[in-house]
């Protein structure tokens, strides 16, 4: 140095242009003598950053910064 994928709540992941949502952690509360499990419920997101496109962007284009893979020369 070329390519190819990835970056979203604390953790792993969804949303392939038109309300950011699942499970697991966490707090609360029923329950229990108590823990835990179960059940109900709450709160936590600048969508890696910046900037274009568009009525509208997590998604499309650009560029930067991260992480994983793969190739491959030259000195």
């Nucleotide at each position: 140095g070329c390519c190819c994928g990835g970056g979203u709540g604390g953790c792993g992941c969804a949303a392939u242009g038109g309300c950011a949502g699942c499970g697991c952690a966490a707090c609360u509360g029923u329950u229990u003598u108590g823990u835990a499990a179960a059940c109900a419920g709450u709160a936590g997101g600048u969508u890696a950053g910046g900037g274009g496109u568009u009525c509208g962007a997590a998604u499309c284009c650009c560029c930067u910064c991260u992480c994983g893979g793969g190739c491959u020369c030259c000195a």

RNAcentral holds the sequence, with entries from ENA. Predicted 3D model of a 75-nucleotide RNA (transfer RNA) from a Tepidiformaceae bacterium. Its Rfam family is "tRNA". The family's RNA type in Rfam is transfer RNA. Its family is annotated with triplet codon-amino acid adaptor activity in the Gene Ontology. RNAcentral records the identical sequence in 2 taxa. Taxonomically the source falls in Tepidiformaceae (Bacteria, Bacillati, Tepidiformia, Tepidiformales).